[in-house]
């Protein structure tokens, strides 16, 4: 590359190095020498690890304690990543409301991260 899942409307800098670009594709619209992008520091989350607490189930054991196991919730602690302009900026496909080419709604696809699996 690839395949299951589960999130995506919240939240996060007047730092430093850098020196023309970004915002995955489209089609728009937008950010940006009043400094893009990338990288260092700070920061944000809480997916996974970790620690407490509750109450149920189930196992383990002859019973009970216990103890493992799932599932809730709280913390933001050890450690793994992620984020850190705008809804994942919007949008593509499909169906629906609408007089509509306006606009709004579901839902999908695509994309982006966690975790597994291979």
């Nucleotide at each position: 590359a690839u395949c299951u899942u589960a999130u995506u409307a919240a939240g996060a800098g007047u730092g430093g190095u850098g020196g023309a670009g970004g915002g995955a594709c489209u089609g728009g619209c937008c950010c940006u020498u009043u400094g893009a992008a990338a990288c260092c520091c700070g920061g944000c989350a809480a997916c996974c690890u970790g620690a407490a607490a509750a109450a149920a189930a189930u196992u383990u054991u002859a019973u009970a304690u216990a103890a493992g196991u799932u599932u809730u919730u709280u913390c933001g602690u050890u450690g793994g990543u992620g984020c850190u302009a705008a809804a994942u900026c919007c949008u593509g496909c499909a169906a629906g409301a609408g007089a509509a080419u306006a606009u709004c709604u579901u839902g999908a696809a695509a994309a982006a991260u966690g975790a597994g699996a291979g």
Predicted 3D model of a 118-nucleotide RNA (SAM riboswitch aptamer (S box leader)) from Clostridium chromiireducens. Model confidence (mean pLDDT): 81 of 100. The source organism's lineage runs through Bacteria, Bacillota, Eubacteriales, Clostridiaceae and Clostridium. The RNAcentral record of the sequence draws on Rfam and Ribocentre.